[in-house]
Context: one part of a larger RNA
RNA sequence: UGAUGAACGUUGGCGGCAUGUUUAACACAUGCAAGUCAGAUGGGAAACAUCUUAGUGGUGUUUUCAGUGGCAGACGAGUGAGUAACACGUAAAAACCUACCCUUGGGAGGGGGACAAUAGAUGGAAACAGUUGUUAAUACCCCAUAGGCUGAGGACCAAAAAGAGGAAUCUGCCCAAGGAGGGGCUUGUGUCUAAUUAACUAGUUGGUGAGGCAAUGGCUUACCAAGGUGACGAUCAGUAGUUGGUUUGAGAGGAUGAUCAACCACACUUAGACUGAGACACGGCCUAGAUUUCUAUGAAAGGCAAUAGUGUGAAAUUUUUCGCAAUGGGCAAAAGCAUGACGAAACAAUGUCGCGUGGAGGUAGGAGGUCCAUGGGUUGUAAACUCCUUUUCUUAGAGAAGAAGCAAUGAUAGUAUCUGAGGAAUAAACAUCAGCUAACUUUGUGCGAUCAAUCGCAGUAAGAUAAAGGAUGCAAGCGUUAUCU
Numbered sequence: 001u002g003a004u005g006a007a008c009g010u011u012g013g014c015g016g017c018a019u020g021u022u023u024a025a026c027a028c029a030u031g032c033a034a035g036u037c038a039g040a041u042g043g044g045a046a047a048c049a050u051c052u053u054a055g056u057g058g059u060g061u062u063u064u065c066a067g068u069g070g071c072a073g074a075c076g077a078g079u080g081a082g083u084a085a086c087a088c089g090u091a092a093a094a095a096c097c098u099a100c101c102c103u104u105g106g107g108a109g110g111g112g113g114a115c116a117a118u119a120g121a122u123g124g125a126a127a128c129a130g131u132u133g134u135u136a137a138u139a140c141c142c143c144a145u146a147g148g149c150u151g152a153g154g155a156c157c158a159a160a161a162a163g164a165g166g167a168a169u170c171u172g173c174c175c176a177a178g179g180a181g182g183g184g185c186u187u188g189u190g191u192c193u194a195a196u197u198a199a200c201u202a203g204u205u206g207g208u209g210a211g212g213c214a215a216u217g218g219c220u221u222a223c224c225a226a227g228g229u230g231a232c233g234a235u236c237a238g239u240a241g242u243u244g245g246u247u248u249g250a251g252a253g254g255a256u257g258a259u260c261a262a263c264c265a266c267a268c269u270u271a272g273a274c275u276g277a278g279a280c281a282c283g284g285c286c287u288a289g290a291u292u293u294c295u296a297u298g299a300a301a302g303g304c305a306a307u308a309g310u311g312u313g314a315a316a317u318u319u320u321u322c323g324c325a326a327u328g329g330g331c332a333a334a335a336g337c338a339u340g341a342c343g344a345a346a347c348a349a350u351g352u353c354g355c356g357u358g359g360a361g362g363u364a365g366g367a368g369g370u371c372c373a374u375g376g377g378u379u380g381u382a383a384a385c386u387c388c389u390u391u392u393c394u395u396a397g398a399g400a401a402g403a404a405g406c407a408a409u410g411a412u413a414g415u416a417u418c419u420g421a422g423g424a425a426u427a428a429a430c431a432u433c434a435g436c437u438a439a440c441u442u443u444g445u446g447c448g449a450u451c452a453a454u455c456g457c458a459g460u461a462a463g464a465u466a467a468a469g470g471a472u473g474c475a476a477g478c479g480u481u482a483u484c485u
Base pairs, nucleotide, nucleotide: 002484003483004482006481007480008479009478010477013355014354015353016352017351018350019348020347021313026311027310028309030308031307035071036070037069040068041067043065044064045063046062047061048060049059050058051057078266079265080264088190089189090188091187092186096183097182098181101179102178103177104176105175106174107173109143110142111141112140118133119132120131122129123128147157148156162171163170164169192238193237199229200228201227204226205225206224207223208222209221210220211219241263242262243261244260245256246255247254248253268289269288272285291302292301293300319345321344322343323342327341328339330337331336358388359387360386361385368379369378370377371376393422394421395420396419397418398417402412430473431472432471433470435454440469441468442467443466444465451456
């Protein structure tokens, strides 16, 4: 000099685009952040229509509710505590899995018993719980068949579901093969500091048998062998998420890892499994711990490192906003529903870019300030004054694109933008002026007060302190501090 997720001091007109708890992975009041399907299913409720033997009845349509059932809650969103490791980057390849989606080839025959809901009574303060009876299914089970397994024989194991429609047909279901996208596992290589860390290792290294897994493998186990790693730094200790990138530099390098994107890890702390194609699961379950709330003292409930917001910590970081109109993903045959993802607005000069604070003319070089050799110089065309303009500002009117897909559908937004009217009107600070370093005089002070990054300045004529005048730099900023180069 450049840079920053910056802070502080001071000043502050507008707009576009970005960015915004770097500290306590500290504790959290409140709202909301994951639902959806009645075209899987039996019920409950309501409204309307109609029939009627006029019944607390039947039938139909629509809406809606808690269950059973399906799919999704493993994505999306957050954080960086842990991790020096196949975690990540890069390059490979063996022994694997894969819901939804796409392609292809087959199939869906017969039967059965339950459990919720509901009803009854019961326990409990509550959370909730058990019990008796009834019932449906795309829930569950059995038989059959396709098929699987083997060198061969024999033995053994083993699928399916319907719904809508007048129908055509559509949507689903089961098996097998392939694809796409996704994931698991393995390997070569790269990846911080310290030797004032030199030895480390018994499932340890390898083999055989067995078990286990989607799959390889000491992954586990029994037996056998005694191996394996290490000055090319093992082990121990410290620190740290990694990368694309960012920043600086001519480069080589150095520093860094906010936002955005990829991967990994985590979800109060610790352990565990269940369900499932997929989790050992942020807003699921169980155990223990800490902690908060509640309690009838027996018990029960909670988890913001989602989004707003609060307290605390700190030099320091925003609204308890609007909308699903767009994009995306979830469910659904669809209409659609939900979506703090996302789209937007609000706040902050936090950054960056752009614009403005007027333009032209104007010498009696006015007044005032200031310096002075008292002649004058300077502030200074600067002002006044004359003419002009209206970016911005105020006000009135019109008013979007983003909507795809015939129509309808816009949170943003009466915003952007356009047109008219008004009037120079609403808008300049900050730092510095001895050298480095662009910019100088006067007055006050008198080794004092101060200034200072450094060298240093100040001792009665201070270009270095304080003030004034002037000047220089930069400009809605300027300066200081912190950190990197």

Small-subunit ribosomal RNA, 5' domain from Sphagnum contortum, 485 nucleotides, folded computationally. Taxonomically the source falls in Sphagnum (Eukaryota, Viridiplantae, Streptophyta, Streptophytina). Its mean pLDDT, the model's own confidence on a scale to 100, is 83. It matches the Rfam family "Bacterial small subunit ribosomal RNA".